[in-house]
RNA sequence: GGCCUUGUCGUCCAACGGACAAGACAUCGGGUUUUCAACCCGGAAACCGGGGUUCAACUCCCCGCAAGGCUA
Numbered sequence: 001g002g003c004c005u006u007g008u009c010g011u012c013c014a015a016c017g018g019a020c021a022a023g024a025c026a027u028c029g030g031g032u033u034u035u036c037a038a039c040c041c042g043g044a045a046a047c048c049g050g051g052g053u054u055c056a057a058c059u060c061c062c063c064g065c066a067a068g069g070c071u072a
Base pairs, nucleotide, nucleotide: 001071002070003069004068005067006066007065010025011024012023018055027043028042029041030040031039048064049063050062051061052060
C1' cells in the first nucleotide's frame, strides 16, 4: 500500500429501518442487618465524526478517524 472486520452507558455486550436504545457488572439512593457482605426495591449513565438515502437511520450507502486481522 491492498483486502476484510469492528467502533453503543465507567466496563462487557444486545438492538427485522419505526422500542422509553435492553441486560450484566460497577456506581448512587432506599430497605433489611448490631456492622459489613449478601439479598430486595429504585435512580443516573451510551449510539466515533461529517455527509447522503428515506416519511423515518444506532441500523443502509459514501468519506474520514481509531482499533484489530490477512496479505505484499
Predicted 3D model of a 72-nucleotide RNA (transfer RNA) from a Propionibacteriaceae bacterium. The source organism's lineage runs through Bacteria, Bacillati, Actinomycetota, Propionibacteriales and Propionibacteriaceae. It was read from a public genome assembly. It matches the Rfam family "tRNA". It is annotated as a transfer RNA. Its family is annotated with triplet codon-amino acid adaptor activity in the Gene Ontology.